About this RNA:
Small-subunit ribosomal RNA, 5' domain from an uncultured bacterium, 508 nucleotides, folded computationally. The RNAcentral record of the full RNA draws on ENA. It matches the Rfam family "Bacterial small subunit ribosomal RNA".

Context: one part of a larger RNA
RNA sequence: GACGAACGCUGGCGGCGUGCCUAACACAUGCAAGUCGAACGGGAUACGUUAGUAGUUUACUAUGGACGUAUUUAGUGGCGGACGGGUGAGUAACACGUGGGUAAUCUGCCCAACACACCGGGACAACACCUGGAAACGGGUGCUAAUACCGGAUACGCUCUAAUAUACGGAGGUAUAGGAGAGGAAAGCUGAGGCGGUGAUGGAUGAGCCCGCGGCUGAUUAGCUGGUUGGCAGGGUAAAGGCCUACCAAGGCGACGAUCAGUAGCCGGCCUGAGAGGGUGAACGGCCACACUGGAACUGAGAAACGGUCCAGACUCCUACGGGAGGCAGCAGUGGGGAAUCUUCCGCAAUGGGCGAAAGCCUGACGGAGCAACGCCGCGUGAGUGAUGAAGGCCUUCGGGUUGUAAAGCUCUGUCUUCAGGGACGAAAAAGGACGGUACCUGAGGAGGAAGCCACGGCUAACUACGUGCCAGCAGCCGCGGUAAUACGUAGGUGGCAAGCGUUGUCC
Numbered sequence: 001g002a003c004g005a006a007c008g009c010u011g012g013c014g015g016c017g018u019g020c021c022u023a024a025c026a027c028a029u030g031c032a033a034g035u036c037g038a039a040c041g042g043g044a045u046a047c048g049u050u051a052g053u054a055g056u057u058u059a060c061u062a063u064g065g066a067c068g069u070a071u072u073u074a075g076u077g078g079c080g081g082a083c084g085g086g087u088g089a090g091u092a093a094c095a096c097g098u099g100g101g102u103a104a105u106c107u108g109c110c111c112a113a114c115a116c117a118c119c120g121g122g123a124c125a126a127c128a129c130c131u132g133g134a135a136a137c138g139g140g141u142g143c144u145a146a147u148a149c150c151g152g153a154u155a156c157g158c159u160c161u162a163a164u165a166u167a168c169g170g171a172g173g174u175a176u177a178g179g180a181g182a183g184g185a186a187a188g189c190u191g192a193g194g195c196g197g198u199g200a201u202g203g204a205u206g207a208g209c210c211c212g213c214g215g216c217u218g219a220u221u222a223g224c225u226g227g228u229u230g231g232c233a234g235g236g237u238a239a240a241g242g243c244c245u246a247c248c249a250a251g252g253c254g255a256c257g258a259u260c261a262g263u264a265g266c267c268g269g270c271c272u273g274a275g276a277g278g279g280u281g282a283a284c285g286g287c288c289a290c291a292c293u294g295g296a297a298c299u300g301a302g303a304a305a306c307g308g309u310c311c312a313g314a315c316u317c318c319u320a321c322g323g324g325a326g327g328c329a330g331c332a333g334u335g336g337g338g339a340a341u342c343u344u345c346c347g348c349a350a351u352g353g354g355c356g357a358a359a360g361c362c363u364g365a366c367g368g369a370g371c372a373a374c375g376c377c378g379c380g381u382g383a384g385u386g387a388u389g390a391a392g393g394c395c396u397u398c399g400g401g402u403u404g405u406a407a408a409g410c411u412c413u414g415u416c417u418u419c420a421g422g423g424a425c426g427a428a429a430a431a432g433g434a435c436g437g438u439a440c441c442u443g444a445g446g447a448g449g450a451a452g453c454c455a456c457g458g459c460u461a462a463c464u465a466c467g468u469g470c471c472a473g474c475a476g477c478c479g480c481g482g483u484a485a486u487a488c489g490u491a492g493g494u495g496g497c498a499a500g501c502g503u504u505g506u507c508c
Stems, first nucleotide, its partner, number of pairs: 001507003005504005012379006018372002020337001025335003029332003034079003039076002042073009052063004086290003096214007105207002110203003114199003118152004127142006158183004164177005188195002216262003223253003228250004233245003265287004269280004292313005315326004343369001345368003351365001352363004382412004392403004416449001417445006426435001452497005457478003463492005473480002
């Protein structure tokens, strides 16, 4: 000098930040991922039109079948739940950083340009009925729609048979050319404006994989290795590869530190330092890993998936004892641990995200408010004048000195504060503001409401008195205290910093 700090004493205001560093301990409660009726068939409600039926004041009422409109939505279907948010357990590793490679790859939504969308079929939910169970959740029979599912047709520069010629290239590749055979698509909705669907090409974005180099400690860890190292063949993947399998060979790594053990998420950065360097990885940003513990796959463009599924385990809860339910390292909040770390707040108004044609819905992301001197910065606690140097305190050589222009008194000011009135920007056509009656502006009141902490032997700025008497105590080092202690305690005075001041811890 610095801090995500803590502790002691003290504490007026504002702005901007920051706030479980410990138990990746366990979690009550609420919320944090939905949306689309312009994909689909039903259901419900309201209204209207119209067959029937009944009553009848012949034009109404009631009931009810069909149709239409509006609102709504359990289910099928689509897109999203792989983002956003949290944490740092694990990891010494191509995890990260940096520079490359992919001639070994994929990429939903988006963009550009090209071509196409023909003909059919059978189901399953919902629903109805029956039925099991305490519940969670099912079972059976029957009906039905679709942008759900399936078959056929058509086919491009797509895929395969897989080669050929020319050109280029370091490479097993790319481009062009003319062809042959086989295979593979599609979906409709709508206010008629559009929105969608399929194939193939390119782009953009995102991702996978590989490589060079770089960054901890221990040799009181010296040898390690059997899919191990390489090859051939095959499998597998979007994709190279012992990634996996069979066979063959006997290799591969290591004092330039293998292996083992300990510790640790990495970086941009941050702190310090003249720099070199040292330390560190909170907040913000990038990457990685994890989601009660361990394992596994499904779906999907993308997951081995925090608020999905299955299995095992520990724990908690419900139970009619047969069986079930759960996962805050999301936002708040609780218990526990700890020296120690906040509200079970407001709003989708802004920015951004998901869905939707849109209106809109959802969004504890986010925007805000609350709490905490936890930090940085700013402001205030008054200004001028005022000597008989008042009183009081303290000291005294008893003359006086000092506190001290300090106070009082007089004259002012109004930052902050209090009250009242007005009152935003943030919202790029209209409407729409949580913050917020906030910021800010105006007026009024009145010095009124706002100073402490540490130190005073030397280092080190600042001294006397009393008490105590190697006691009580102080102390960072040297050291003070045993009867005159500037070193202990108190008082006066003084010095330093100031809404803070000291102490402790850690780093330079």